[in-house]
RNA sequence: GGGCGUGUAGCUCAGAUGGGAGAGCGCUUCCUUCGCAAGGAAGAGGUCGCAGGUUCGAUCCCUGUCACGUCCA
Repeated sequence: GGGCGUGUAGCUCAGAUGGGAGAGCGCUUCCUUCGCAAGGAAGAGGUCGCAGGUUCGAUCCCUGUCACGUCCA
């Protein structure tokens, strides 16, 4: 330098065919306990890597770019 893959909550990851952004763990508050853990209830937390384009509408399609992984040179 070129090919391919990945990038979504603090972490690990879903998200069929473009329309409601989610799960588990973690975190906060409350219940339970003399107290802790476990358990139960409620809640907070996201510019979906970044910038453009297509579209009535984009996590999803297209282009560029950045980071990481992998292969070739």